[in-house]
RNA sequence: GCCUCUCUAGCUCAGCGAGAAGAGCACGCGGUUGAAGCCCGCGGGGUCGCAGGUUCGAGUCCUGCGGGAGGCA
Numbered sequence: 001g002c003c004u005c006u007c008u009a010g011c012u013c014a015g016c017g018a019g020a021a022g023a024g025c026a027c028g029c030g031g032u033u034g035a036a037g038c039c040c041g042c043g044g045g046g047u048c049g050c051a052g053g054u055u056c057g058a059g060u061c062c063u064g065c066g067g068g069a070g071g072c073a
Stems, first nucleotide, its partner, number of pairs: 001072007010025004019056001027043005049065005
């Protein structure tokens, strides 16, 4: 230098052919306990890496840039 994959909640990841965002853990509150832990219930939290484009509509498709991983020279 070139090619491929990847980037979504604090963390690990779903989201299949575009119809508008979820799970587990963590965190907060409540129940339970003498008090904690476990367990049960409820809840908060996301400019979907950034900027454009296509579309009625983009996490999803296209382009550029950036981060990470791998490969070829």

Notes:
A computed fold for a 73-nucleotide RNA from Cryptosporangium arvum DSM 44712, annotated as transfer RNA. The RNAcentral record of the sequence draws on Rfam. The prediction has a mean pLDDT of 84. Taxonomically the source falls in Cryptosporangium arvum (Bacteria, Actinomycetota, Cryptosporangiaceae, Cryptosporangium). Its Rfam family is "tRNA". By type it is a transfer RNA. About the family: Transfer RNA (tRNA) molecules are approximately 80 nucleotides in length.